Context: one part of a larger RNA
RNA sequence: GGGUUAACGCUGGCGGCGUGCGUAACACAUGAAAGUCGGACGGGUUAUGCUUCUUCGGAAGUAUAACCAGUGGCGAACGGGUGAGUAAAAGGUAGGGACCUGCCCUAAGGACAGAGAUAGCUACUGGAAACGGUAGGUAAACUCUGAUAAGCCCGAGAGGGGAAAGUGGUAGACAGCCUUAGGAUGGACCUACUAUCCAUCAGGUAGUUGGUGAGGUAAAGGCUUACCAAGCCGAUGACGGAUAACCGGUGUGAGAGCAUGGACGGUCACAAGGGCACUGAGACACGGGCCCUACUCCUACGGGAGGCAGCAGUGGGGAAUCUUGGACAAUGAGCGAAAGCCUGAUCCAGCGACGCCGCGUGAAGGAAGAAGUCCCUCGGGAUGUAAACUUCUGAACUAAUCGAAUAAAAGGGUAGUGGACACACUACAGAAGAAGGUAGGUUAGGAAAAGUCCCGGCUAACUACGUGCCAGCAGCCGCGGUAAGACGUAGGGGGCGAGCGUUGCCC
Numbered sequence: 001g002g003g004u005u006a007a008c009g010c011u012g013g014c015g016g017c018g019u020g021c022g023u024a025a026c027a028c029a030u031g032a033a034a035g036u037c038g039g040a041c042g043g044g045u046u047a048u049g050c051u052u053c054u055u056c057g058g059a060a061g062u063a064u065a066a067c068c069a070g071u072g073g074c075g076a077a078c079g080g081g082u083g084a085g086u087a088a089a090a091g092g093u094a095g096g097g098a099c100c101u102g103c104c105c106u107a108a109g110g111a112c113a114g115a116g117a118u119a120g121c122u123a124c125u126g127g128a129a130a131c132g133g134u135a136g137g138u139a140a141a142c143u144c145u146g147a148u149a150a151g152c153c154c155g156a157g158a159g160g161g162g163a164a165a166g167u168g169g170u171a172g173a174c175a176g177c178c179u180u181a182g183g184a185u186g187g188a189c190c191u192a193c194u195a196u197c198c199a200u201c202a203g204g205u206a207g208u209u210g211g212u213g214a215g216g217u218a219a220a221g222g223c224u225u226a227c228c229a230a231g232c233c234g235a236u237g238a239c240g241g242a243u244a245a246c247c248g249g250u251g252u253g254a255g256a257g258c259a260u261g262g263a264c265g266g267u268c269a270c271a272a273g274g275g276c277a278c279u280g281a282g283a284c285a286c287g288g289g290c291c292c293u294a295c296u297c298c299u300a301c302g303g304g305a306g307g308c309a310g311c312a313g314u315g316g317g318g319a320a321u322c323u324u325g326g327a328c329a330a331u332g333a334g335c336g337a338a339a340g341c342c343u344g345a346u347c348c349a350g351c352g353a354c355g356c357c358g359c360g361u362g363a364a365g366g367a368a369g370a371a372g373u374c375c376c377u378c379g380g381g382a383u384g385u386a387a388a389c390u391u392c393u394g395a396a397c398u399a400a401u402c403g404a405a406u407a408a409a410a411g412g413g414u415a416g417u418g419g420a421c422a423c424a425c426u427a428c429a430g431a432a433g434a435a436g437g438u439a440g441g442u443u444a445g446g447a448a449a450a451g452u453c454c455c456g457g458c459u460a461a462c463u464a465c466g467u468g469c470c471a472g473c474a475g476c477c478g479c480g481g482u483a484a485g486a487c488g489u490a491g492g493g494g495g496c497g498a499g500c501g502u503u504g505c506c507c
Base pairs, nucleotide, nucleotide: 001507002506003505004504006503007502008501009500010499013359014358015357016356017355018354019352020351021317026315027314028313030312031311035074036073037072040071041070043068044067045066046065047064048063049062050061051060052059053058081270082269083268091194092193093192094191095190096189099187100186104183105182106181107180108179109178110177112146113145114144115143116142121136122135123134124133125132126131152161153160154159167175168174196242197241198240203233204232205231208230209229210228211227212226213225214224215223245267246266247265248264249260250259251258252257272293273292274291275290276289295306296305297304298303323349325348326347327346331345332343334341335340362392363391364390365389372383373382374381375380397445398444399443400442401441402440406435413428414427415426416425417424418423451496452495453494454493455492456477457476458475462491463490464489465488466487472479473478
């Protein structure tokens, strides 16, 4: 000198864009962050219409619509958070072969005949609650059996084995189901190189190193196990200890390098601490389950409930880090045929000079020069065109008025063309905006908002008074003991400027 997720002191006008718990991976009240599908299924409630019955109160059936819990499907493994652990099973770069991949795309083939259970529900019943129990009966794209098998799997072969689901609809179309092959996407595994400090860590290792058989996995493999052999790693630093998520990048520097990994993007790891599996294409699963531990809460003392390192917010810690806001309008994700629903992702708004950038705090004229203040050799000098004053202009703000882009589509409507339909295409009209009556425009009014640090040398900027090795200053050298340009105050001056200075950290 540059940089900073900064903090502190003094000060503070506006806007745009960014950014904001670095400490306790400390504990959390409250709201709420993952649902959706009735075009998979049977019910319940309500409303309306119709039919039948009626004791005229209503009941039953049926159709339509809305809502509700349940079964089922898909999603919940994404998105969002954090960096505790991890020095290598991570990450980066470059390769490899023994693998899996829901939804999506391409292609081929198929979807036949039957059966069963169970929730909801009803009855009874246990419990303070959480939550159940028994019996009865019921649906499906739930579950199972049989048939079929081009291709598929096992097998040397002969041979053996294995599938499906229907729904909406006038409909052969569309969405969906099963098998197989290929693709795409995503992932799993292996290898080489890379990778901080300590030798006051020098030896480490028994599933340890290799082989055979077996098991296991989607898959190679001591991954596991039985047996056999005795290997394997190590001063080119094993083992141990300390510290630390890694990278693209970022800061600085002429570069080499050094430092760093906040925001954004990729990867990994974790979800109160620890362990485990289930379901599933995918998890050993943040807002799923089980067990142990610590903690908090409820309890009728028998027993239960919970997990903000999601978004806000609270306490605590700390020098220090924000609103318990709005909207799904846009982008994106999930579900759905769609309308649509959901989305603290996201888009916006709020707070903070925390940073960067832009703008302003007026412009022109105005005395050999007011007053005040300071200095003085008492003549004067300085503040100083500065002010006053005159003429203008007109951030913010006030009043009035107009007022966005972001919206393009898909979908829905109408018409036309093609078409058997479904649908496709074309044209037209029209709806939808959180931010926001915001940004911005026009008219009228409106001179309105400056501080901070320094002035001995380094280092731009000097005098007076006070103080008297005191009070104090200080980055280094050093100032202060009676004429202090170094302390304090004043006048003046210098630097930067909505900031200035100090402190911490990096080059």